[in-house]
RNA sequence: GCGUCUGUAGCCAAGCGGUAUGGCAGCGGGCUUUUAACCCGUAUAUCGCGUGUUCGAAUCACGUCAGGCGCA
Numbered sequence: 001g002c003g004u005c006u007g008u009a010g011c012c013a014a015g016c017g018g019u020a021u022g023g024c025a026g027c028g029g030g031c032u033u034u035u036a037a038c039c040c041g042u043a044u045a046u047c048g049c050g051u052g053u054u055c056g057a058a059u060c061a062c063g064u065c066a067g068g069c070g071c072a
Stems, first nucleotide, its partner, number of pairs: 001071007010024004018055001026042005048064005
């Protein structure tokens, strides 16, 4: 340099055009003599960034940044 895959909350993942979902962690509460476990509730993501297409974009197109793999 070329090709390809990945980028979504503090962490790990789901979501292939119609208000972004779950687990762990966090916070509050219940239970318990206490802790752990278990149960209930709750906050947090302009979906790497920009532009475009569309009534509507995490999702489609183009550009760009970062990382993995392959080739040179």
Transfer RNA from Monoglobus pectinilyticus, 72 nucleotides, folded computationally. Rfam family: tRNA. It is annotated as a transfer RNA. From the family's description: Transfer RNA (tRNA) molecules are approximately 80 nucleotides in length. Gene Ontology term of the family: triplet codon-amino acid adaptor activity.